[in-house]
Context: one part of a larger RNA
RNA sequence: GGACGAACGCUGGCGGCGUGCUUAACACAUGCAAGUCGAACGGUGAAGGGAGCUUGCUCCCGGAUCAGUGGCGAACGGGUGAGUAACACGUGAGCAACCUACCCUUGACUCUGGGAUAACAGUUGGAAACAGCUGCUAAUACCGGAUACGACCCUGGUGGACAUCCACCGGGGUGGAAAGCUCCGACGGUCAAGGAUGGGCUCGCGGCCUAUCAGCUUGUUGGUGAGGUAACGGCUCACCAAGGCGACGACGGGUAGCCGGCCUGAGAGGGCGACCGGCCACACUGGGACUGAGAUACGGCCCAGACUCCUACGGGAGGCAGCAGUGGGGAAUAUUGCACAAUGGGCGAAAGCCUGAUGCAGCAACGCCGCGUGCGGGAUGACGGCCUUCGGGUUGUAAACCGCUUUCAGCAGGGACGAAGCAACACGUGACGGUACCUGCAGAAGAAGCACCGGCUAACUACGUGCCAGCAGCCGCGGUGAUACGUAGGGUGCGAGCGUUGUCC
Numbered sequence: 001g002g003a004c005g006a007a008c009g010c011u012g013g014c015g016g017c018g019u020g021c022u023u024a025a026c027a028c029a030u031g032c033a034a035g036u037c038g039a040a041c042g043g044u045g046a047a048g049g050g051a052g053c054u055u056g057c058u059c060c061c062g063g064a065u066c067a068g069u070g071g072c073g074a075a076c077g078g079g080u081g082a083g084u085a086a087c088a089c090g091u092g093a094g095c096a097a098c099c100u101a102c103c104c105u106u107g108a109c110u111c112u113g114g115g116a117u118a119a120c121a122g123u124u125g126g127a128a129a130c131a132g133c134u135g136c137u138a139a140u141a142c143c144g145g146a147u148a149c150g151a152c153c154c155u156g157g158u159g160g161a162c163a164u165c166c167a168c169c170g171g172g173g174u175g176g177a178a179a180g181c182u183c184c185g186a187c188g189g190u191c192a193a194g195g196a197u198g199g200g201c202u203c204g205c206g207g208c209c210u211a212u213c214a215g216c217u218u219g220u221u222g223g224u225g226a227g228g229u230a231a232c233g234g235c236u237c238a239c240c241a242a243g244g245c246g247a248c249g250a251c252g253g254g255u256a257g258c259c260g261g262c263c264u265g266a267g268a269g270g271g272c273g274a275c276c277g278g279c280c281a282c283a284c285u286g287g288g289a290c291u292g293a294g295a296u297a298c299g300g301c302c303c304a305g306a307c308u309c310c311u312a313c314g315g316g317a318g319g320c321a322g323c324a325g326u327g328g329g330g331a332a333u334a335u336u337g338c339a340c341a342a343u344g345g346g347c348g349a350a351a352g353c354c355u356g357a358u359g360c361a362g363c364a365a366c367g368c369c370g371c372g373u374g375c376g377g378g379a380u381g382a383c384g385g386c387c388u389u390c391g392g393g394u395u396g397u398a399a400a401c402c403g404c405u406u407u408c409a410g411c412a413g414g415g416a417c418g419a420a421g422c423a424a425c426a427c428g429u430g431a432c433g434g435u436a437c438c439u440g441c442a443g444a445a446g447a448a449g450c451a452c453c454g455g456c457u458a459a460c461u462a463c464g465u466g467c468c469a470g471c472a473g474c475c476g477c478g479g480u481g482a483u484a485c486g487u488a489g490g491g492u493g494c495g496a497g498c499g500u501u502g503u504c505c
Stems, first nucleotide, its partner, number of pairs: 001505004006501005013371006019364002021329001026327003030324003035072003040069002043066001048061006079282003089206007098199002103195008111145004120135006151174010180187001208254003215245003220242008257279004261272004284305005307318004335361001337360003343357001344355004374404004384395004408446001410441005418432001421429002449494005454475003460489005470477002
């Protein structure tokens, strides 16, 4: 000098764009943050309409709404950085060792039966959470049978490769599919092959400190066989062998999420990993599996623990490192806001519903950038202040005064783009926002501070103080004439900021 997610002191007019718990991965009141589908299913049946008459009832149509069964989603999106020195990450390869719901392409099929169960009704227990028993019922829920390319086993042939093997053409055997709905347009279901997307696994190389850590290891290293997995593999197990790693730093200890990048620097390098993007890990602490295409699952389940809450003492409920917000810690970090209008996501044929993702608004000079606080004239160089050699000098064209302008802020009128979207027969549809912007009105009117002035380093005098009070980044100032302390006048530098502190280069 530059930089910062900064803090502190003094000061503070406006706008745009960003950024905002770096500390206690401390504890959390309250609300919201993941639902949706009636075009899968049985019920419930409101408004409204119609008919009959006994005029307040019955029947028919109609389908709002509601819980349940079922489907898809809930594994995304959002948060945090605790753990992790590891194939976690980055980069480059490999899988003849793998999976992939929804989506796209192609081919084939969608035949035939069955038994339940929730809802509901009745009933029982319980303070509650909830649970039990009996009876009824439906399905794209569940279970059989048929058929089938492919799969597996046995087997014949051709070609290829990198050991295990792979591809193609055949024969025999084994066991395995499906679901309907319909407004007749569609939408679905099953199998197979391919694609796309997303993942899984393996390997080469790369990136912290410590030797005041020198030896480490028994599923350890390898083999055979088996189990397990989507898949290779000591991944697991039985048996066998005795190996494997290490001064090119094993093992141990400390620290730490990694990267694209960011800061600095001429570069080499050094430091950092906030915001934004990619990957990983975690979700009160520890462990476990279930469901599923996908989780070993933040707002799912089970067990144990700590903590908090309810209780009729028998038993139950909870997990903000989602968005706001509270307490606490701290030098320190915001609103219990608006909207789904846009972008994106889930469900749905759609209308639409949900969305604290997101879009916006609020707070904070926290940062960067822009603008303003007026412009021109004006000398007898006023008054006042300060200094003085008492002549004057300086503040200083500065002010007053004259003329002019009106950005920004203020008031009034008009008023968006974002919607070439969505929706549709049509009506309609913007949170931001009466915002930006445009026009008009009035009036210099409402808007300047902070640090420094001994040298480094731009800027000097007076008074007070008297090694005191104090200053200080280094050198150093102060003990009676202090340009170094304090105040004043003047000056210098930056300017809605200026200084100080901290950290990095």
Small-subunit ribosomal RNA, 5' domain from a Propionibacteriaceae bacterium, 505 nucleotides, folded computationally. It was read from a public genome assembly. Lineage of the source: Bacteria > Actinomycetota > Actinomycetes > Propionibacteriales > Propionibacteriaceae. Rfam family: Bacterial small subunit ribosomal RNA. Its family is annotated with ribosome and structural constituent of ribosome in the Gene Ontology. Model confidence (mean pLDDT): 82 of 100.